[in-house]
Molecule: glmS glucosamine-6-phosphate activated ribozyme aptamer
RNA sequence: UAUGAAGGGAAAGCGCCAGAACUCUGCGGAGUUGACGAGGUGGGGGUAAUCGAUGUUUCGGCGGAUGCCUCCUAGUCGCCUGUCACGACUACAAGUGUUCUUUUAAAACGUUCGGGUGACCGGACGGACAACGAAGAACACGUUGACAGCA
Numbered sequence: 001u002a003u004g005a006a007g008g009g010a011a012a013g014c015g016c017c018a019g020a021a022c023u024c025u026g027c028g029g030a031g032u033u034g035a036c037g038a039g040g041u042g043g044g045g046g047u048a049a050u051c052g053a054u055g056u057u058u059c060g061g062c063g064g065a066u067g068c069c070u071c072c073u074a075g076u077c078g079c080c081u082g083u084c085a086c087g088a089c090u091a092c093a094a095g096u097g098u099u100c101u102u103u104u105a106a107a108a109c110g111u112u113c114g115g116g117u118g119a120c121c122g123g124a125c126g127g128a129c130a131a132c133g134a135a136g137a138a139c140a141c142g143u144u145g146a147c148a149g150c151a
């Protein structure tokens, strides 16, 4: 230094590269690129996993994954309490809809520094621009049943 085995750790728009594109070359080969942020995890199973951007090879794939569906668990609301059923919802929050506000967008772009023969890589500064979701406020709509208890 390479390979294998075992163990440990990290990342979750995250990792990887066999296609592709690109670079260097002594033409044997050696390399580079391959998603810009926002948001997101109760457990099992299934699955083609959210949102937008001035990016457009951000092509094409592989793996993973906090998405979604479903079952389970524990709960919230259904204006006294408990149990069960039902409806909507929640996983530190909890009915549905609309509007407003908040939630530092980043890359791109410009200037510049460093590394590399190069493709390219890493950083600093400048002034911009989202959507989903979430939080808060206002308004509208909706707001069970059985049994037992308390008054």
Stems, first nucleotide, its partner, number of pairs: 014063004019059001020033005036052003042072006073091006080149006095141009109126007